About this RNA
The RNA shown here (c-di-AMP riboswitch aptamer (ydaO/yuaA leader)) has 156 nucleotides and comes from Dactylosporangium vinaceum subsp. matsuzakiense. Lineage of the source: Bacteria > Bacillati > Actinomycetota > Actinomycetes > Dactylosporangium vinaceum. Its Rfam family is "c-di-AMP riboswitch aptamer (ydaO/yuaA leader)". From the family's description: This family represents a conserved RNA structure found upstream of the ydaO and yuaA genes in Bacillus subtilis and related genes in other bacteria.
Parts: sequence; structure tokens; C1' cells
RNA sequence: GCGGGGCUGCCGCCCAAUCGCCGUACCGUGGCGAGCCGGGGACCCACCGUUACGUUGGGGUGAAUCCGCCCCUCCGCUCUCAAGGCGGGGGGAUGGUAGGGGUCGUUCCGUCCCGAACCCGUCAGCUAACUCGGUCGGCGGCCGACGGAAGGAACA
Repeated sequence: GCGGGGCUGCCGCCCAAUCGCCGUACCGUGGCGAGCCGGGGACCCACCGUUACGUUGGGGUGAAUCCGCCCCUCCGCUCUCAAGGCGGGGGGAUGGUAGGGGUCGUUCCGUCCCGAACCCGUCAGCUAACUCGGUCGGCGGCCGACGGAAGGAACA
């Protein structure tokens, strides 16, 4: 000098997920409040009709929906059986996509990413009063954080 890692502090990003207080010598377990977020829950409105076929009950949080190609597997039909074909369900890989995010905020352009996961438990449309809960987790940086344009706010 370069690279990597740990601790602390500060500055930021996604997310509702932040702040204050009690208690304690202090921290912690626990609890309260404010702010923010979600579920249930009337009138009214909506849904609720018939027949046939098929099938995987239905619902919620969330941007995370939907559509192709290929592969595996299960079911049904066709077929004398089988092969083959058709339809449907599940899984894997891959390509796209509704939609979402990127440092004060808005709009536009460009560009880079995400496009998951989980929960309820046979049950829930909307919904005033009312009522029940959540406030986690993940990541980046160390004077630059993603670039430009327009107009704005705040601060000095």
C1' cells in the first nucleotide's frame, strides 16, 4: 500500500414495522402510550337463477399475478388391450409479464434490480358502531451514496 473479516458509531435503503414512558444502579425479560399497519364486523348495495361437463373447498397479508417452450409424474376419455392422441392436476428448469423498488418529495426520460414467502383452518363480500391483532426481519455505505430534466418544499 492492497484485499478480507469483527466490534462500535454515524448516514441511508426495502418493509406498517418508528418514537416516548414504567420498571431496573444499568442492560435485559415484561408492560403502557402515541404514530403507522392489518383482520373480523350492520342497514344499503352486491352476490344468491337454470342445464351440462370438469375439478384443486374457500379465504388473508404482500408488488409478487398471469402466459409460453421443454422435462417428470398422476387422473380421466378414446382404444379389444397397448402404443399413440386429447383434456385436467402437481412438480422441475427456462423465457416473458401485470405489478413493485433504487438516498427530501412529485412528474418524465434513461438505467439497474424484485416479480417471493407465509398464514387461517371448512369459515369470513362491502361495512358505521364495535372488536381482535402487528410494530419483525433483511441489506448497503463511511463524503459519497443511480444518472439526467422540469418545477416544488425545507434549511441556511